Context: one part of a larger RNA
RNA sequence: UGACGGGGGCCCGCACAAGCGGUGGAGCAUGUGGUUUAAUUCGACGCAACGCGCAGAACCUUACCCGGCCUUGACAUCUGGGGAACCCGCCCGAAAAGGUGGGGUGCCUUCGGGAGCCCCAUGACAGGUGCUGCAUGGCUGUCGUCAGCUCGUGUCGUGAGAUGUUGGGUUAAGUCCCGCAACGAGCGCAACCCUUGUCUCUAGUUGCCAUCGGGUUAUGCCGGGCACUCUAGAGAGACUGCCGGUGUUAAACCGGAGGAAGGUGGGGAUGACGUCAAGUCCUCAUGGCCCUUAUGGUCGGGGCUACACACGUGCUACAAUGGUCGGUACAGUGGGCUGCGAACCCGCGAGGGGAAGCCAAUCCCAAAAAACCGGCCUCAGUUCGGAUUGGAGUCUGCAACUCGACUCCAUGAAGUCGGAAUCGCUAGUAAUCGCGCAUCAGCAUGGCGCGGUGAUACGUUCCCGGGCCUUGUACA
Numbered sequence: 001u002g003a004c005g006g007g008g009g010c011c012c013g014c015a016c017a018a019g020c021g022g023u024g025g026a027g028c029a030u031g032u033g034g035u036u037u038a039a040u041u042c043g044a045c046g047c048a049a050c051g052c053g054c055a056g057a058a059c060c061u062u063a064c065c066c067g068g069c070c071u072u073g074a075c076a077u078c079u080g081g082g083g084a085a086c087c088c089g090c091c092c093g094a095a096a097a098g099g100u101g102g103g104g105u106g107c108c109u110u111c112g113g114g115a116g117c118c119c120c121a122u123g124a125c126a127g128g129u130g131c132u133g134c135a136u137g138g139c140u141g142u143c144g145u146c147a148g149c150u151c152g153u154g155u156c157g158u159g160a161g162a163u164g165u166u167g168g169g170u171u172a173a174g175u176c177c178c179g180c181a182a183c184g185a186g187c188g189c190a191a192c193c194c195u196u197g198u199c200u201c202u203a204g205u206u207g208c209c210a211u212c213g214g215g216u217u218a219u220g221c222c223g224g225g226c227a228c229u230c231u232a233g234a235g236a237g238a239c240u241g242c243c244g245g246u247g248u249u250a251a252a253c254c255g256g257a258g259g260a261a262g263g264u265g266g267g268g269a270u271g272a273c274g275u276c277a278a279g280u281c282c283u284c285a286u287g288g289c290c291c292u293u294a295u296g297g298u299c300g301g302g303g304c305u306a307c308a309c310a311c312g313u314g315c316u317a318c319a320a321u322g323g324u325c326g327g328u329a330c331a332g333u334g335g336g337c338u339g340c341g342a343a344c345c346c347g348c349g350a351g352g353g354g355a356a357g358c359c360a361a362u363c364c365c366a367a368a369a370a371a372c373c374g375g376c377c378u379c380a381g382u383u384c385g386g387a388u389u390g391g392a393g394u395c396u397g398c399a400a401c402u403c404g405a406c407u408c409c410a411u412g413a414a415g416u417c418g419g420a421a422u423c424g425c426u427a428g429u430a431a432u433c434g435c436g437c438a439u440c441a442g443c444a445u446g447g448c449g450c451g452g453u454g455a456u457a458c459g460u461u462c463c464c465g466g467g468c469c470u471u472g473u474a475c476a
Stems, first nucleotide, its partner, number of pairs: 001476002003473003007470007015460002019425005026316008034307002042053002064302007073125001077124002079121005086103006107114002127291002130289003136285002138280003141276001143274001148187006154163003167178003193268004198236007207226001212223003239262001242256005318418001322377007334365003339358002344353003384415001389410007431453007
């Protein structure tokens, strides 16, 4: 100087407490351990691994296993020789591969040839998701959006170092004020950026009967108009600016006015010096090492989907603020041309037929659901719950056996609110309800977004994590 203390003081954080809803029990989904296997590819392991890399494993992907094949190779550059490229068949084979037949002649040219593409040969070389994240770059997680981490000069100390950065207040903040052997400065904080909340202007092929006219059983449907809503560009607005009080006349705090909004308005992006030899050589790049008729390449099939078990994360429930049937409403974010696909017809349905419209504020996906109105159910393993299984189908795709999703009929399991323990959350939040998108041929209870309905909270003694000062130490 640090680190540590079941030392002290001060202060924060859904840290506790006060509450709401869960997990831990059930069934299923998914990841992991374990076990099994020819293989169940590999990585990730307290927080910070375990719905994680995987924003989509039937083939492909694929790195694993079995088998069939290739050896200048699937890919790059160079050398020699030949042929345009390319297209269409046949045989064999599981395919890859192999054999064979036919068609076909382009572009530039100094007519020697050349470019591009294909085939053969040769060796230089290719190739490796093989090892080392304890050789690395880059990227990322984490402490932590925590308020800290440092430097120059000066001063003090033999020195390590101290001071500044401590102290008194204050703040979300090393934020600001005052004081002070310090005076300044840098990286962080804040602000500048995006979004949302109010208003104004500009602009109107979306919106509106607001106003006028026309038309319809009905609809902005038409003329017409941009006023309102909205869209998307520019601006205004909030600064403790004003008033009162407290305070050291300070910083600031408390209350109030005006205001759509206050004291960082809400949300996001933004992550200091560093820590964990944290993670990644399987995104990529890269040193070293290793393989080179194989640790490279290709194809078919299988596996990554196994199942006595154990754990994590979720979904659905156990019902009556519920289930079911009928009827009636109200969103927002988005996506759409080898796409979204309306009306209409067929089918109980998944879906099929059909084809209008739309490169989309214009058409389509599209129905929002919870909610509301009415009927039934009356506490029952039930009209709760839907696992499992049988049968029949639909769709995607070369192909749904291993191993897809969905539909219909039948079947109806466990489950009556969950031990010890444990998680999330302070406002349009929790809880609850549906909708969209990425990936994607198909496949979502996961992920990322969107809106609808919409709660509960006295405090800082204690648990956990953190910040500052101080104290002890046989630790560094």
Molecule: small-subunit ribosomal RNA, 3' major domain
Organism: uncultured organism